[in-house]
Context: one part of a larger RNA
Molecule: small-subunit ribosomal RNA, 3' major domain
Organism: metagenome
């Protein structure tokens, strides 16, 4: 000086309380642990592993296993030599890689010696290696933490290590600020994006308040610029005003006007550090292995196994429901070998067809919900697992092993035990949409918007952190 204490003060956070959903129980889905396998390919291990790398294994992806193959190699690049233009096109083996044979082609300058450019073949330097060491490395990333803190410069104090500033009295979300002090000043913050309101300007694909026309009905049409919107500028909030309070301070409290009040909500944005914290399989790298194999091509398996235990989801146990019918309201994305409308066929998945859209024009009907009608408390008209059969779509190919559809089955489940997670407001909870990836596959991710609560006395107590301090057989 710091670490750490079942030491003390004082402060904060959905950390407890107070409250609303869940998890643990049932069934799938999805990851890991174990076990099995030729393989079940690697990595990720408390909080910070386990719908995590994976934003998408049927082949491929593949990095693992069996088999067949090749060894200057699937790739790069130089040197010699040697052949030839490459390239295309079939045949015959084979599961392909490959083989082997045939056919076609005959490249550019030329001082006719020989150069070049390509490309196959021998040789040789070499490639190559998702093989090791994240405890040898960069880089990027997790956490403590968006926590309020960590530090320097120049003065002072001290033999020094170090102190001071940064402590103290109040305040704050904050080392925020304010006032004291031997301490003066710095630096990482604040300026950036969306959103909530007005105001110019701007009017098309968007809008439709006046006027006029037409229609079974639509902004359809002439026009219109007003209002929604869009999208550029700008305005506005700063404790500016005000009462109390407070040390006459910083600020706390409560009022007014305001669309919005004391950081208005949200994001981006992550100090100096901790964990020899993750990544050698994104990349890059240093040392080491390996070189007819720990390399490279090919098929076929496997990552998808399944006595079991576990994390995360989904879907449910019902009537605040289930089912049938008619009716209603976004927002954000995304569309050219792409989204695709009307019409036909099909119970449906989904075909055929192909307007329109290169997009504020076209794709483009949300669902919950609101009316009405059955169901009346059952393992049911709950619930939807498994299995039979019959299909659809993608794609060289759905057998291992995709994904939907129709028809039959109709399983556990009657609210889950010890324990345990999230959430303070458009939030929890509940309801659908849409994007990435990606030929095809979403209960997962990351986004929209729609409906839309309770509840906070408090800071004793559990946890995590901050500041002062005191103790140490601790560095």
């Nucleotide at each position: 000086u710091g670490a750490c204490g079942g030491g003390g003060c004082c402060c904060c956070g959905c950390a407890c309380a107070a409250g609303c959903g869940g998890u643990g129980g049932a069934g799938u889905a999805u990851g890991a642990g174990g076990u099995u396998c030729a393989a079940u390919u690697c990595g990720a291990a408390g909080c910070a592993a386990c719908g995590c790398g994976a934003a998408g294994a049927a082949c491929c992806u593949u990095a693992c296993c069996u088999g067949g193959g090749c060894u200057u190699g699937a790739c790069a690049u130089g040197c010699a030599c040697u052949a030839g233009a490459c390239c295309g096109a079939g045949g015959c083996u084979g599961a392909a890689a490959g083989g082997u044979c045939u056919c076609u082609u005959u490249c550019c300058c030329u001082u006719c010696g020989g150069g070049g450019a390509c490309u196959g073949g021998u040789g040789u330097g070499c490639a190559g290696g998702u093989g090791c060491u994240g405890c040898a490395u960069g880089g990027c990333u997790g956490u403590c933490a968006u926590c309020a803190g960590c530090u320097c410069g120049u003065g002072c104090c001290g033999u020094g290590a170090g102190g001071u500033g940064u402590u103290g009295g109040g305040u704050u979300a904050a080392g925020u600020c304010c006032c004291g002090c031997a301490a003066c000043g710095a630096g990482c913050a604040a300026c950036c994006c969306c959103u909530g309101u007005c105001c110019u300007u701007a009017g098309u694909u968007g809008c439709c308040a006046u006027c006029a026309g037409g229609u079974u009905a639509u902004g359809c049409u002439g026009g219109g610029a007003a209002c929604u919107c869009u999208a550029a500028g700008g305005a506005g909030a700063c404790u500016g005003c005000u009462g109390g309070u407070g040390a006459u301070a910083a600020g706390c409290u409560g009022g007014a006007g305001g669309a919005a009040g004391g950081u208005g909500g949200g994001g981006a944005u992550g100090a100096c550090g901790u964990c020899a914290a993750g990544u050698c399989c994104u990349c890059a790298u240093g040392g080491c292995c390996c070189u007819u194999g720990c390399g490279u091509c090919c098929a076929g398996g496997g990552c998808u196994a399944c006595a079991c235990a576990c994390g995360u989801a989904c879907u449910a146990c019902a009537a605040u429901g289930g089912u049938c019918g008619g009716c209603a309201c976004a927002g954000a994305g995304g569309g050219c070998u792409g989204c695709a409308a009307u019409a036909c066929c099909g119970c449906g998945a989904g075909g055929u067809g192909g307007a329109g859209c290169c997009a504020a024009u076209c794709c483009c009907u949300a669902a919950a919900g609101c009316c009405g009608g059955c169901c009346u408390c059952a393992g049911u008209u709950c619930a939807g697992a498994u299995u039979g059969g019959a299909g659809u779509c993608u794609g060289c190919a759905a057998c291992u092993c995709g994904a939907c559809u129709c028809c039959a089955u109709g399983a556990a489940g009657g609210u889950g035990g010890a324990a345990u997670c999230g959430c303070u407001a458009g939030u929890a909870a509940u309801c659908g949409c849409g994007a990435a990836u990606c030929a095809g596959c979403a209960c997962g991710u990351c986004g929209c918007g729609g409906u839309g609560a309770a509840u906070a006395c408090g800071u004793u107590c559990c946890c995590g952190g901050g500041g002062c301090u005191u103790g140490u057989a601790c560095a």